Predicted 3D model of a 1461-nucleotide RNA (small-subunit ribosomal RNA) from an uncultured bacterium. It matches the Rfam family "Bacterial small subunit ribosomal RNA". A reference for the family is Yusupov et al. (2001), "Crystal structure of the ribosome at 5.5 A resolution", Science.
[in-house]
RNA sequence: AGAGUUUGAUCCUGGCUCAGAACGAACGCUGGCGGCAGGCCUAACACAUGCAAGUCGAACGCCGUAGCAAUACGGAGUGGCAGACGGGUGAGUAACGCGUGGGAACAUACCCCUCGGUUCGGAAUAACUCAGGGAAACUUGAGCUAAUACCGGAUACGUCCGAGGUUUUAAUCCACCUUGGAGAAAGAUUUAUCGCCGGAGGAUUGGCCCGCGUCUGAUUAGCUUGUUGGUGAGGUAAUGGCUCACCAAGGCGACGAUCAGUAGCUGGUCUGAGAGGAUGAUCAGCCACAUUGGGACUGAGACACGGCCCAAACUCCUACGGGAGGCAGCAGUGGGGAAUAUUGGACAAUGGGCGAAAGCCUGAUCCAGCCAUGCCGCGUGAGUGAUGAAGGCCUUAGGGUUGUAGAGCUCUUUUACCCGGGAAGAUAAUGACGGUACCGGGAGAAUAAGCCCCGGCUAACUUCGUGCCAGCAGCCGCGGUAAUACGAAGGGGGCUAGCGUUGUUCGGAAUUACUGGGCGUAAAGCGCACGUAGGCGGAUCUUUAAGUCAGGGGUGAAAUCCCGAGGCUCAACCUCGGAACUGCCUUUGAUACUGGGGAUAUCGAGUCCGGGAGAGGUGAGUGGAACUGCGAGUGUAGAGGUGAAAUUCGUAGAUAUUCGCAAGAACACCAGUGGCGAAGGCGGCUCACUGGCCCGGUACUGACGCUGAGGUGCGAAAGCGUGGGGAGCAAACAGGAUUAGAUACCCUGGUAGUCCACGCCGUAAACGAUGGAUGCUAGCCGUUAGACAGCUUGCUGUUUAGUGGCGAAGCUAACGCAUUAAGCACUCCGCCUGGGGAGUACGGUCGCAAGGCUGAAACUCAAAGGAAUUGACGGGGGCCCGCACAAGCGGUGGAGCAUGUGGUUCAAUUCGACGCAACGCGAAGAACCUUACCUGGGCUUGAACUGUAGAUGACAUCCGGCGAAAGUCGGCUCCCGCAAGGGCAUCUGCAGAGGUGCUGCAUGGCUGUCGUCAGCUCGUGUCGUGAGAUGUUGGGUUAAGUCCCGCAACGAGCGCAACCCUCGUCCUCUGUUGCCAUCAGGUUACGCUGGGCACUCUGAGGAGACUGCCGGUGACAAACCGGAGGAAGGUGGGGAUGACGUCAAGUCCUCAUGGCCCUUAUGGGUAGGGCUUCACACGUCAUACAAUGGUACAUACAGAGGGCCGCCAACCCGCGAGGGGGAGCUAAUCCCAGAAAGUGUAUCGUAGUCCGGAUUGUAGUCUGCAACUCGACUGCAUGAAGUUGGAAUCGCUAGUAAUCGCGGAUCAGCAUGUCGCGGUGAAUACGUUCCCGGGUCUUGUACGCACCGCCCGCCACACCAUGGGAGCGGGUUUUACCAGAAGUAGGUAGCUUAACCGCAAGGGGGGCGCUUACCACGGUAGGAUUCGUGACUGGGGUGAAGUCGUAACAAGGUAACCGUA
Repeated sequence: AGAGUUUGAUCCUGGCUCAGAACGAACGCUGGCGGCAGGCCUAACACAUGCAAGUCGAACGCCGUAGCAAUACGGAGUGGCAGACGGGUGAGUAACGCGUGGGAACAUACCCCUCGGUUCGGAAUAACUCAGGGAAACUUGAGCUAAUACCGGAUACGUCCGAGGUUUUAAUCCACCUUGGAGAAAGAUUUAUCGCCGGAGGAUUGGCCCGCGUCUGAUUAGCUUGUUGGUGAGGUAAUGGCUCACCAAGGCGACGAUCAGUAGCUGGUCUGAGAGGAUGAUCAGCCACAUUGGGACUGAGACACGGCCCAAACUCCUACGGGAGGCAGCAGUGGGGAAUAUUGGACAAUGGGCGAAAGCCUGAUCCAGCCAUGCCGCGUGAGUGAUGAAGGCCUUAGGGUUGUAGAGCUCUUUUACCCGGGAAGAUAAUGACGGUACCGGGAGAAUAAGCCCCGGCUAACUUCGUGCCAGCAGCCGCGGUAAUACGAAGGGGGCUAGCGUUGUUCGGAAUUACUGGGCGUAAAGCGCACGUAGGCGGAUCUUUAAGUCAGGGGUGAAAUCCCGAGGCUCAACCUCGGAACUGCCUUUGAUACUGGGGAUAUCGAGUCCGGGAGAGGUGAGUGGAACUGCGAGUGUAGAGGUGAAAUUCGUAGAUAUUCGCAAGAACACCAGUGGCGAAGGCGGCUCACUGGCCCGGUACUGACGCUGAGGUGCGAAAGCGUGGGGAGCAAACAGGAUUAGAUACCCUGGUAGUCCACGCCGUAAACGAUGGAUGCUAGCCGUUAGACAGCUUGCUGUUUAGUGGCGAAGCUAACGCAUUAAGCACUCCGCCUGGGGAGUACGGUCGCAAGGCUGAAACUCAAAGGAAUUGACGGGGGCCCGCACAAGCGGUGGAGCAUGUGGUUCAAUUCGACGCAACGCGAAGAACCUUACCUGGGCUUGAACUGUAGAUGACAUCCGGCGAAAGUCGGCUCCCGCAAGGGCAUCUGCAGAGGUGCUGCAUGGCUGUCGUCAGCUCGUGUCGUGAGAUGUUGGGUUAAGUCCCGCAACGAGCGCAACCCUCGUCCUCUGUUGCCAUCAGGUUACGCUGGGCACUCUGAGGAGACUGCCGGUGACAAACCGGAGGAAGGUGGGGAUGACGUCAAGUCCUCAUGGCCCUUAUGGGUAGGGCUUCACACGUCAUACAAUGGUACAUACAGAGGGCCGCCAACCCGCGAGGGGGAGCUAAUCCCAGAAAGUGUAUCGUAGUCCGGAUUGUAGUCUGCAACUCGACUGCAUGAAGUUGGAAUCGCUAGUAAUCGCGGAUCAGCAUGUCGCGGUGAAUACGUUCCCGGGUCUUGUACGCACCGCCCGCCACACCAUGGGAGCGGGUUUUACCAGAAGUAGGUAGCUUAACCGCAAGGGGGGCGCUUACCACGGUAGGAUUCGUGACUGGGGUGAAGUCGUAACAAGGUAACCGUA
């Protein structure tokens, strides 16, 4: 410090996620030791048991025990002090509760200092005794008694109260003086102390008041009647509405009152660079509470955790009459929970209470126990050791790795164990810890390693298993047969007595932005203005010192953090010192800036004077054109409307046309990125009223300004209300069309509405998607309204205010903006913080309604989005090409047949190929074989291959048995060599063979297709943040990215073209088997013969064609058009040749091959069957339907091939297929081999025929081991459909289509298929609008698996959260009323009473009771708010393959979108 994730890729915006640190943690696996710390975060839930606050005999009496007694010890009580501390918890509390800093009107037991005092009396009472009540708790009566308990009197240095005076003051207060009144005390023991009382001071502690700070919500905006203040009184330790009486009507609040929710606050802690954010365990300070609520008593102090009273709930005891209790003290129990310890030891230390003290008490505290809960430290050994052992794993089978790791050898002993010694903590005694820490000795590597991870982020890889299963996952995402992502193993990486997971916080996140973000298009500028509060504010001088700055003082507890030292062996930890605590208060000073006060000026702002332009606004009037209607005329059959139609109008006279009238609405031309207005918006003309703006002048005011939360006004269209108006248009609606449907688009009608007046509504894609104001920052070119200057008088220049275009710097993610900023600054307002849910719900508010404004959450996703790039696509555009269309010729689709496929059938009908680019395809030829399929019967190292070990001596042939065959059984039975040995063969076994078994989606190779289309790329340079672009685009041209020109490009490669083969012309050479012009011979005839190589031809080599020449067009180019010559002319015809790539195209059944599978079978062999089925559907051929023909007879002309297991002549036989026969030929020699259409003649005469030949019968031929399933051919007989083929569709541009025959491969035989060959030989192309395919440029895009794309809504199903909902249940709070325990205060006619007064009666004073006021619980009625639940219901979200349509994205096929109905 960053990283992953939106895309085909890019940049940006933006969310989600990760790496870090931390924790009172929990869970999983594992676990050696020690030190230091920590340990109910949940139920402030309920608690058994024990302990946690007592002490004092030097205050007092009594009793008991021991003793003869003195006396000692003990017990319950009276009395004193302490139980208000210490310890726990965080429920409540948003508060002077806490923090910080101040203040005045107070109290303070014990402690310190000081002044003064401590005198005289009295009456009781517990204990105790007696007698009672009660189960108990406890309690009643009578009697006796003491005090430092209680009471009275005296005294009064202070003190308190009253009065007067002095000083002082505005008047008080205070202080001082005089005087009147009030109020004290306790003794004990002993010879010195401790106490006691009244004052003064201090210290400590506490109470009270104030400034500032202290969470969220405005979907909480108004709150308040003791409320705010005053006077007086009461009350308190003390101020004060604290309380009361009276008076006044105040007080708080957008700087957030009130209300609601949440919460103890702080020092600190965690995190962070910091600013901040989160948090408030342990330790420390403060507060609050003690089962819940209320209350007071005592006391210096409480409204009291281990005190009291009352009420309530709960628990316990009970004899049912009554009682008892309060662990949020320490342990502990139950419960809750993911989860948190021992019913331990000691007062030795530190502290606390009491006591004169000894001492007693102390679950405070100090220790120990449990727990890896955390932090820190240590260990589980060290050295050497290669044969690189064994084993494991992987392997290309060689090896690699685990790995110096182990073993082995040599050492050490921290820890643990055993033995011995043994502290400090204590300043005299006293040590729980503890025989602990520590020290010494001993034996022995001995007692001690796990957890997570290994696809990227993120360090670390292989094998096997699994097969979208099981599973993983923090995000992206893995898994559908070769998973580094699941599980296991080997190996590796990380941390280590721990390691991972989960949860939470901060960080990263500049993702709430003070430091430190944004708002044209990503989320985000209010529709516009006026203006309140507020914020901000021009120049000069002066003053002040609030902000600001500097110095001093006080405070900022300790601990913590930081720095430096020191102590435990180190560290953690602890101790000491320093710094710091960024704050608050106070004081002194400074005065630049900001603020406050004062003064002055004019440049901001405004006023005034003179001009100017304008659809600015409101009202009234008025004009012409057009539409429509009405009246009249002319006139006749249609009109209207559409893609085409129909509904509609019209013979009752339409449409058309002419004239007249009426009504309503809107204002052509002018008209313009022209004008005006704040925006919405404003358009004929005239008048009236009226707002704003601009220019010029510089007379006046003198900062009067800018913005603007709330607020107010204006605000298109639609809509609403009332009343008018209504020509045209036109939601709804009706009809006609279209369509699968058509509640639409189109057409014919048509009502609200549109118009006017008045009143609402208040929204729009109300847009420049750009808030207002001010200043500054290059220009150029238009245009509107002015002013000025110059002259050449219609131009130039200057300037102001608008309105446009292009552009520099700069900005921007880019697009773009650019003096009219989206630049540079300042100021004010509004708004944003991932997508969806949702601008929805609820609440509030406005509205007549429609609805507007304000405006969430649950849940869900990992994206949603902006700009630009490259492709692809478009029922976008431009240009161009192709038998693509068109123009033609001939077909297919109809018939029967052949063949292939689907389907069906079957034991099997083997398998593959499926749009073009599968279907006469693999298959250039299934009767057996082929053959892969089925059935049956057989083989198991096998039919073929290699190696090895062992055994045997054969095998083959032949013979015999069985058998359908394969095979099996039996018989006969080795070779070379002297030997060693070798060869061959068989059998048994081990390695291994074999597989047309699977995967073409694991592959190689080969092939198809786009497409013989003209494209596809690279290097360097340049441009761009980048993906990328440029080059390759543009202007011409070409069959062509072919060439030329231009150009930030310059070059290059693969393609194109050419080079290759063949055909067409000529030349040279060659001359048999070819040829025959000339010469000769011969024949009925024939290159038949001699001869010849001229010609044809054969087959080698050359020539020729290059836009080379001429003319025109073009840009002086490339090129095109025409022409000449030429056998051939613009690539001369044909072939071979197939760029980068696409289709996971095809093929594992040609071959090769990874992986998987079978191994007496999925291998090998064999017989028969099947691949040949047959209701049907499709593809592709051949043959026809006839006269351009059929048939019969006669007759002419090819080319290219093949031939010895062959082609087969002549001749003979057969109607024929064919048979017999045998010459020639290994081929320019012989044979196949008669070419056919054609031509000539004859016949048929438009008919199911002399067309057509299917089918069937019968008789044959040939091949072959064998023609039944299942061959071809022949003769005779039979003679089906079919009379030119619907929608649709195919081929072909010249020696082509069409038509005619011939040959070859395969092959025993089988050809309508296929591959070749020649014969005859056309028609048409205007042209590129349209269909299909392709190329290129451009445009749009929400597509990128790329339009066979994407995607929307209803419905159906499942699940989830949520709104409404008759209600139902609970919490909180509030109003009114009832009620009124305990208690306190007031009153008191009843009862009662030791101290004082009184001789007594009685009195004073007190108590009880009663009563009044206040008040907790409780009750009744109503309200507010919140939570839960609810039949039914609303929408929403999510969910591999549901339904219906096709709304959006391309002109998305009706451009889309916003508001409204």
The coordinates come from a structure-prediction model, not an experiment, and the mean pLDDT is 85. The RNAcentral record of the sequence draws on ENA.